[in-house]
RNA sequence: CCAGACGGCCGGGCGGUCGCCCUAGUCCGAAGAAGGAUCGGGGAGGAAAGUCCGGGCUCCACGGCGACAAGGCGGCGGGUAACACCCGCCGGGGGCGACCCCAGGGAAAGCGCCACAGAAAGCAAACCGCCGACCGCAUCUUCUUUCGAUGCGAGGCAAGGGUGAAAGGGUGGGGCAAGAGCCCACCGCGGACCCGGUGACGGGGACGGCAUGGCAAGCCCCGCCUGGAGCAAGACCGAAUAGGGAUGCCGCGCUCUUCCGCAAGGGAGAGACAGGCCGUCGCCGGCCCAGGCGUCCGGGUAGGUCGCGAGAACCGUCCGGCAACGGACGGUCCAGAGGAAUGGCCGCCGCGUCUUGCGGGAAACCGCAAGGCGGCACAGAACCCGGCUUACAGGCCGUCUGGUCCG
Numbered sequence: 001c002c003a004g005a006c007g008g009c010c011g012g013g014c015g016g017u018c019g020c021c022c023u024a025g026u027c028c029g030a031a032g033a034a035g036g037a038u039c040g041g042g043g044a045g046g047a048a049a050g051u052c053c054g055g056g057c058u059c060c061a062c063g064g065c066g067a068c069a070a071g072g073c074g075g076c077g078g079g080u081a082a083c084a085c086c087c088g089c090c091g092g093g094g095g096c097g098a099c100c101c102c103a104g105g106g107a108a109a110g111c112g113c114c115a116c117a118g119a120a121a122g123c124a125a126a127c128c129g130c131c132g133a134c135c136g137c138a139u140c141u142u143c144u145u146u147c148g149a150u151g152c153g154a155g156g157c158a159a160g161g162g163u164g165a166a167a168g169g170g171u172g173g174g175g176c177a178a179g180a181g182c183c184c185a186c187c188g189c190g191g192a193c194c195c196g197g198u199g200a201c202g203g204g205g206a207c208g209g210c211a212u213g214g215c216a217a218g219c220c221c222c223g224c225c226u227g228g229a230g231c232a233a234g235a236c237c238g239a240a241u242a243g244g245g246a247u248g249c250c251g252c253g254c255u256c257u258u259c260c261g262c263a264a265g266g267g268a269g270a271g272a273c274a275g276g277c278c279g280u281c282g283c284c285g286g287c288c289c290a291g292g293c294g295u296c297c298g299g300g301u302a303g304g305u306c307g308c309g310a311g312a313a314c315c316g317u318c319c320g321g322c323a324a325c326g327g328a329c330g331g332u333c334c335a336g337a338g339g340a341a342u343g344g345c346c347g348c349c350g351c352g353u354c355u356u357g358c359g360g361g362a363a364a365c366c367g368c369a370a371g372g373c374g375g376c377a378c379a380g381a382a383c384c385c386g387g388c389u390u391a392c393a394g395g396c397c398g399u400c401u402g403g404u405c406c407g
Base pairs, nucleotide, nucleotide: 001403002402003401004400005399006398007397008396009395010394012349013348014347015346016345017344018343020043021042022041023040025038026037027036028035045378049389050388052387053386054385055384056383057230058229059228060227070226071225072224073223074222075089076088077087078086079085090104091102092101093100094099105221106220110219111218112215113214114213127161128160129157130156131155135153136152137151138150139149140148169187170186171185172184173183174182188210189208190207193204194203195202196201234306235305236304237303244297245296246295247294248293249292250291253273254271255270256269257268258267259266260265275288276287277286278285313332314331315330316329317328318327319326320325350376351374352373353372354371355370356369357368358367359366360365
């Protein structure tokens, strides 16, 4: 210098000015409240996002234990309030390497599935092929038979070819008619036992003798975990109007029907004669005709307050630990409302991009200057916290790997 791996961080800066949300103090407000003024302070994120996990908090449910169902998790040891998260390690896979990836219990409990191709995909099977020892037929040699040879068949085989992601261990030798763990050596596989490790697991290994292909993000089996709903949770205060209950005062004429009652009387329904209303009087017409007014009580609604910002908090130093993380000490206070404030304008700097000019260069392009454009990546808190995942212009720092060149 080139190419890469991993980790951490930033993600426009400064100033002026006008606003917006929250708020300590002071003043006005009769000294209190509401409210107002003034002067200070604070005001988005690393993901505030997706709402996928785990918690806090709240309400509901619940006597204990067990079983079942449903859902989730799954190497081992730690961390944590907890987790499906994090750290360290183990095993497997990838990369020359730094390093990266794994949904990583069980396939000799059972069921199911294995596309296409292929003869055959789990009962093993036999397309090409090899053999044809034993057995049969035919031909040749021979007088005939046997022997022998050739061909065909019955039959044997799975070495080689071919298909496939996968074809019932691999290499070599022996053996055989040809072959084959049929036999042997090594490797692989299983493995009593021994050694190391907290453990996953690793090393050795008598012996076994090739069986037991793969898939459990198919059912299933094993082990472990799990009540439900969510801040529109929930708690408190609480009008006006309407309605409910209690009670006081005033009113409830007449006719008909009906019920209770011996009766006095009381209840219900209908009518509209009287009465009332339609400004007044008369006539006609319409409507109403038993409730009205007041006081007190309780529930709900609107609305208000709390929940709601001092916390599994943040910063620094030291200590323990490989680390995740934990502890001690010191310091800091840091948004919050309600469908929702966190913004607008200007100047300078930075960045990106474009144009022009000058310089360099073979070119790509680079440097300098001036000017224009862009407010400049992803994105906007809504009860809070720990994670995961996803989005993200541009930039900075550290450690490491491979390569090249120079000294």